[in-house]
Context: one part of a larger RNA
Molecule: small-subunit ribosomal RNA, 3' major domain
Organism: metagenome
């Protein structure tokens, strides 16, 4: 000087408390440990690993295993030599491949030949998801969106260092103010950026329809309109600006007015100096080491999907605020030409046939669901719950046995609200409800977004956890 203390003081945070909903019990999904295995590829391991890398393992992916092949090699570059093909056909094979047959390349040129392309051979190169993240770059997590971390000059101290940055207030904030041997400055904070909430202007199609007219069983359908909604560009608006109180006449705080919005309006992006030899050599790059007829490479099949068990994260439930049946409303954000696919027809259905329209504010995906109205069930392992299993199908795809998703009929397990313990959340939040997208041939209970319905509680800071400042 720091760090630490079951030292002290001050102060924050869904940290506790007050509430609401979960997890821990059940079934299933998924990840991990363990075990098994020829292989169950590798990494991630308290918070900060465990629906994580993986935004999608049937083949491929794929790195693993077994077996069959290749050795200048699966791909690229250069030089030299050599040939003129590739295609195509046959044999063999699980395929890769191997063997055999086979043949007009293009441009220039009369030709010889030259150049280009392609094949083969040789040489120089290659190749490695092999090791080391404790040799590294880059990127990332975490403390933490916490309010801190420093510098120049000056001053003090023999010096390490201190001061500034401490103190009295205040703030979300080292935010601001006052004081002070300090005076200034930098990286952070805030603001500048994006979305959203109000209004105005401009613009008016593919969007809109108040007024006028026409038309229809009906519909902005048509003429028309530019008001409204909306779209998307510009602007206005919020600054403690105004009033009262309080405060040290300060910074500010409390209350009020006006206002769509009030004291950071709400949300996002943005992550200081550093910490954890944190994570990643399997994104990529890269030093060193190692392999070079193999640790490289091609292929078929298998495995990553195993299963006495243990844990994490989820989904679905245990029902009446519910299940089932019928009727009937209301979104937002997206996506679509190798695509989205309407009306219509067939099928109980998944789906099939067919193909209008749409490169999309035009057409389609696309009926949102919970909600609401009516009926039924009457507390039971049930008209709850749906695991498991059987049969029959659909779709994608060379191919669904290992190992896909979906449909119909049948079957109808555990489960009656969950021990110790533990998690999230302070408002359009929690909870509940569905929709879309990325990945993607197919496959979503995961992820990322979107809207719909929409609460309860916070006395307070003694205690638990984490953090900040001063002090010892």
């Nucleotide at each position: 000087u720091g760090a630490c203390g079951g030292g002290g003081g001050c102060c924050c945070g869904c940290a506790c408390a007050a509430g609401c909903g979960g997890u821990g019990g059940a079934g299933c999904a998924u990840g991990u440990g363990g075990u098994u295995u020829a292989a169950u590829u590798c990494g991630a391991u308290g918070c900060a690993a465990c629906g994580c890398g993986a935004a999608g393992a049937a083949c491929c992916u794929u790195a693993c295993c077994u077996g069959g092949g290749c050795u200048c090699g699966a791909a690229g570059u250069g030089u030299a030599g050599u040939g003129u093909a590739a295609a195509c056909c046959g044999a063999u094979g699980a395929a890769a491949g191997u063997c055999g047959g086979g043949u007009a390349g293009c441009u220039c040129g009369c030709a010889a030949g030259a150049g280009c392309g392609c094949g083969c051979u040789a040489c120089a190169u290659a190749g490695g998801u092999g090791c080391u993240g404790c040799a590294u770059g880059g990127c990332u997590g975490u403390c933490g969106u916490c309010a801190g971390c420093u510098c120049g000059u000056g001053u003090c101290g023999u010096g390490a260092g201190a001061u500034g940055u401490u103190g009295a207030g205040u703030u979300a904030a080292g935010u601001c103010c006052c004081g002070c041997a300090a005076c200034g400055a930098g990286c952070g904070c805030a603001a500048c950026c994006c979305c959203u909430g109000u209004c105005c202007u401009u613009a008016g199609u593919u969007g809109c329809c108040a007024u006028c007219a026409g038309g229809u069983u009906a519909u902005g359908c048509u003429g028309g309109g530019a008001a409204c909604u909306c779209u998307a560009a510009g602007g206005a608006g919020a600054c403690u600006g105004c009033c009262g109180g309080u405060g040290u006449u300060a910074a500010g705080c409390c209350g009020g007015a006006g206002g769509a919005a009030g004291g950071u309006g709400g949300g996002g992006a943005u992550g200081a100096c550093g910490u954890c030899a944190a994570g990643u050599c399997c994104u990529c790059a890269u030093g060193g080491c190692c392999c070079u007829u193999a640790u490289g490479u091609c292929c078929a099949g298998g495995g990553c999907u195993a299963c006495a068990c243990a844990c994490g994260u989820g989904c679905u439930a245990c029902a009446a605020u519910g299940g089932c049946c019928g009727g009937u409303a209301c979104a937002g954000a997206g996506c679509g030409u190798c695509g989205c696919g309407a009306u219509c027809c067939c099928g109980c259905g998944a789906g099939g046939g067919g193909g209008a329209g749409c490169c999309a504010a035009u057409c389609g995906c696309a009926c949102a669901a919970a909600a609401c109205c009516g009926g039924u069930c009457u507390c039971a392992g049930u008209u709850c719950a749906g695991a498991u299993u059987g049969c029959a199908c659909u779709c994608u795809g060379c191919a669904a046995c290992u190992c896909g998703a979906g449909u119909g009929c049948a079957u109808g397990a555990a489960g009656u609200c969950g021990g110790a313990a533990u998690c999230g959340c302070u408002a359009g939040u929690a909870a509940a409800c569905g929709c879309a997208g990325a990945u993607c041939a197919g496959c979503a209970g995961g992820c990322u977004g979107c809207g719909u319905u929409g609460a309860a509680u916070a006395c307070g800071u003694u205690c638990c956890c984490g953090g900040g400042c001063c002090u010892u």